[in-house]
RNA sequence: GCCGACGUAGCUCAAUAGGUAGAGCAUUCGUUUUGUAAUCGAAAGGUUGGGGGUUCAAUUCCGUCUGUCGGCA
Numbered sequence: 001g002c003c004g005a006c007g008u009a010g011c012u013c014a015a016u017a018g019g020u021a022g023a024g025c026a027u028u029c030g031u032u033u034u035g036u037a038a039u040c041g042a043a044a045g046g047u048u049g050g051g052g053g054u055u056c057a058a059u060u061c062c063g064u065c066u067g068u069c070g071g072c073a
Base pairs, nucleotide, nucleotide: 001072002071003070004069005068006067007066010025011024012023013022019056027043028042029041030040049065050064052062053061
């Protein structure tokens, strides 16, 4: 330099032939215990990497930038 994949909650990952984002772990509170852990219940946590385009509507489609990984040279 060329090609491909990926970027979503603190971490690991879902969700799409476009319809308004969820789970597990972690955190906080409660429950339970003599106490801790574990169990159970609840809460909080997201400009879906950035800007733009299409659309009534974009995590999803198009393009660009950026970062990570892999392949070729």
A computed fold for a 73-nucleotide RNA from Sphaeroforma arctica JP610, annotated as transfer RNA. Taxonomically the source falls in Sphaeroforma arctica (Eukaryota, Opisthokonta, Ichthyosporea, Ichthyophonida). The RNAcentral record of the sequence draws on ENA and Rfam. Rfam family: tRNA. Gene Ontology term of the family: triplet codon-amino acid adaptor activity. The family's RNA type in Rfam is transfer RNA.